RNA sequence: CAUGUAGCUCAGCUGGAUAGAGCAUCAGACUCCGGCUCUGAAGACUGCAGGUUCAAAUCCUGUCAUG
Numbered sequence: 001c002a003u004g005u006a007g008c009u010c011a012g013c014u015g016g017a018u019a020g021a022g023c024a025u026c027a028g029a030c031u032c033c034g035g036c037u038c039u040g041a042a043g044a045c046u047g048c049a050g051g052u053u054c055a056a057a058u059c060c061u062g063u064c065a066u067g
Base pairs, nucleotide, nucleotide: 001067002066003065004064007023008022009021010020016054025041026040027039028038029037047063048062049061050060051059
């Protein structure tokens, strides 16, 4: 100095969402079974603690971890 958001890889424009996507997982359809494919579901209070603000993933401070 940069990064930290779901099990993994990442989005999130200048503060104004019910925090999303792909993969993975689970269920269903399909199949003799499995895979592929299709449909659906669950899963993160955004590293942690404070602050500013009507409102913070987003701004500020401290701290932790990684490079």